[in-house]
This is a predicted structure of a 77-nucleotide RNA (Glycine riboswitch aptamer) from a marine sediment metagenome. It matches the Rfam family "Glycine riboswitch aptamer". Rfam links the family to the GO term glycine biosynthetic process. Its mean pLDDT, the model's own confidence on a scale to 100, is 77.

RNA sequence: CCGCGGGAGAGAGCCGCCACAGGUGCGGCCGCCGAAGGCGCAACUCGCCCGGAAACGCUCAGGCAAACGGACGGCGG
Repeated sequence: CCGCGGGAGAGAGCCGCCACAGGUGCGGCCGCCGAAGGCGCAACUCGCCCGGAAACGCUCAGGCAAACGGACGGCGG
């Protein structure tokens, strides 16, 4: 790096539109999550420095039924 499994958290929130109704979609309004990514501190790393840098913090992005995604780890190549 590739393939195949595993893989958490948080409202299927409220209002409006379409609409017989439901669901979905769109817009607005809050409430939340933290394990794509990003950013920050800097634990840690290094004999020291330079450097690197978290599962810690922030939530810009992302996410809050299922699906998709998903850090990380398991097996195989």